A computed fold for a 328-nucleotide part of an RNA from a metagenome, annotated as large-subunit ribosomal RNA, domain IV. It matches the Rfam family "Bacterial large subunit ribosomal RNA". The RNAcentral record of the full RNA draws on SILVA.

[in-house]
Context: one part of a larger RNA
RNA sequence: CUACGUUGAAGGAACUAGGCAAAUUACACGCGUAACUUCGGGAUAAGCGUGCCUCAUUUAAAGGCAACUUUAGGUGAGGGGCACAAGCCAGGGGGUGGCGACUGUUUAUCAAAAACACAGGGCUCUGCGAAGCUGCAAGGCGACGUAUAGGGUCUGACUCCUGCCCGGUGCCGGAAGGUUAAAAGGAGGCGUGCAAGCGCCGAAUUGAAGCCCCGGUGAACGGCGGCCGUAACUAUAACGGUCCUAAGGUAGCGAAAUUCCUUGUCGGGUAAGUUCCGACCUGCACGAAUGGAGUAACGACUUCCCCGCUGUCUCCAACGUAGACUCA
Numbered sequence: 001c002u003a004c005g006u007u008g009a010a011g012g013a014a015c016u017a018g019g020c021a022a023a024u025u026a027c028a029c030g031c032g033u034a035a036c037u038u039c040g041g042g043a044u045a046a047g048c049g050u051g052c053c054u055c056a057u058u059u060a061a062a063g064g065c066a067a068c069u070u071u072a073g074g075u076g077a078g079g080g081g082c083a084c085a086a087g088c089c090a091g092g093g094g095g096u097g098g099c100g101a102c103u104g105u106u107u108a109u110c111a112a113a114a115a116c117a118c119a120g121g122g123c124u125c126u127g128c129g130a131a132g133c134u135g136c137a138a139g140g141c142g143a144c145g146u147a148u149a150g151g152g153u154c155u156g157a158c159u160c161c162u163g164c165c166c167g168g169u170g171c172c173g174g175a176a177g178g179u180u181a182a183a184a185g186g187a188g189g190c191g192u193g194c195a196a197g198c199g200c201c202g203a204a205u206u207g208a209a210g211c212c213c214c215g216g217u218g219a220a221c222g223g224c225g226g227c228c229g230u231a232a233c234u235a236u237a238a239c240g241g242u243c244c245u246a247a248g249g250u251a252g253c254g255a256a257a258u259u260c261c262u263u264g265u266c267g268g269g270u271a272a273g274u275u276c277c278g279a280c281c282u283g284c285a286c287g288a289a290u291g292g293a294g295u296a297a298c299g300a301c302u303u304c305c306c307c308g309c310u311g312u313c314u315c316c317a318a319c320g321u322a323g324a325c326u327c328a
Stems, first nucleotide, its partner, number of pairs: 001323008010314002014312001019309001027051005036041001038157001052079012080084001092307004097302002099299002104116002120155007132141003158294004163224003168221002170217005177212003183206002188201005225243005252286001253283001264280005
């Protein structure tokens, strides 16, 4: 010096990206326990006390003829120690946001998560020799099931909700017309032949689905404006004008896991706060099942703060074990 341990004056997160690591806590009994809540929880919340030994007294049960003994408690008085859940074992706690409801699942070997799944919700296909998948086929799965079933797809407990646009794309429906393949058709033409004929080209016309066309459809793919003016301080604009569009973003939320400018501005917390919390709205570029906004409980998730605790640190030191190292 390295690894693993033990201890540490005063301070106690000043360390650091971050309390990483370590320390604290830990059991039983008695008391006590907030916001919030889906009334189940939250909760071992938090917090406080007791725990060893001796004696007295008392209750109950069992045993005993009885004195009394044992076990399980209650009450009171006292004693000693640094230390009484004396060893091992054995939760630190609280507050506030974000995300995901939850228990689960996952990158065997750098990621355990906010990702996946989930119960619940919707749309859509499927009438049974089902749809779908698989196989060249027979066949198989679906299913020894039958629309309260099965497949696909999206969302993701619960609560309150889920706005407008069908112009484009998709899907569904429609059949009048247009277009249109093979095929049918055969006007007409060409080659050859003396001819009959044989061979070839071929215009009208008839011809399905599809496409064009006409409707519908958003929990289908998706989309959801600009400029100018206006109120008796100023500012702002309920209001008006105009252009464009299929329609111009509703409720709710908002510097957000989304905000570039930006460390926005104000408030809170700190002596001091690019983070955090509460607001504001000027949303570069939120927004309603690619779901919106909330939400008790839950989380080896993540942000910030506080109490306790500590060698993380100020600032390092000593000791134990093993190695390295020096000498033999």